Predicted 3D model of a 73-nucleotide RNA (transfer RNA) from an Actinomycetota bacterium. The prediction has a mean pLDDT of 82. Its Rfam family is "tRNA". Its family is annotated with triplet codon-amino acid adaptor activity in the Gene Ontology. By type it is a transfer RNA. The organism belongs to Actinomycetota, within Bacteria.
RNA sequence: GGGGGUGUAGCUCAGCUGGCAGAGCACUACGUUCGCAACGUAGGGGUCGCCGGUUCAAAUCCGGUCACCUCCA
Numbered sequence: 001g002g003g004g005g006u007g008u009a010g011c012u013c014a015g016c017u018g019g020c021a022g023a024g025c026a027c028u029a030c031g032u033u034c035g036c037a038a039c040g041u042a043g044g045g046g047u048c049g050c051c052g053g054u055u056c057a058a059a060u061c062c063g064g065u066c067a068c069c070u071c072c073a
Stems, first nucleotide, its partner, number of pairs: 001072007010025004019056001027043005049065005
């Protein structure tokens, strides 16, 4: 330098045939307990790596770019 892959909640990831952004764990409050853990109920938390384009509508399609992983040289 070139090819491929990954990037979504605090963590691990799903969703990628365009149409409400989700799960588990974690966190907060309450209940239960003398207290803790466990369990139950409720709740908070995201500009979907970044910039731009297409579209009525983009996490999803297209272009560029950044970081990491990997292969080739």